[in-house]
RNA sequence: GGGGAUGUAGCUCAGCUGGUUAGAGCUCAAAGCUUAUACCUUUGCGGUCGAUGGUUCGAGUCCAUCCAUCCCCACCA
Numbered sequence: 001g002g003g004g005a006u007g008u009a010g011c012u013c014a015g016c017u018g019g020u021u022a023g024a025g026c027u028c029a030a031a032g033c034u035u036a037u038a039c040c041u042u043u044g045c046g047g048u049c050g051a052u053g054g055u056u057c058g059a060g061u062c063c064a065u066c067c068a069u070c071c072c073c074a075c076c077a
């Protein structure tokens, strides 16, 4: 330099053919339980969906550019 994959909560990941409130598990906090801790139960906190722009009545989802990480190929000292 060429090609490809991924980017959504603190972590690991879903999210269907673009559609009506953005979710699950773990973690964390509180309450219950316990002499206490843990386990268990209930509830809660936590997100501008990598960035910017575009298409659309409507974008996590489609398009363009850029950024980050990873993989393959090529080249060079």
Stems, first nucleotide, its partner, number of pairs: 001073007010026004019057001028044005050066005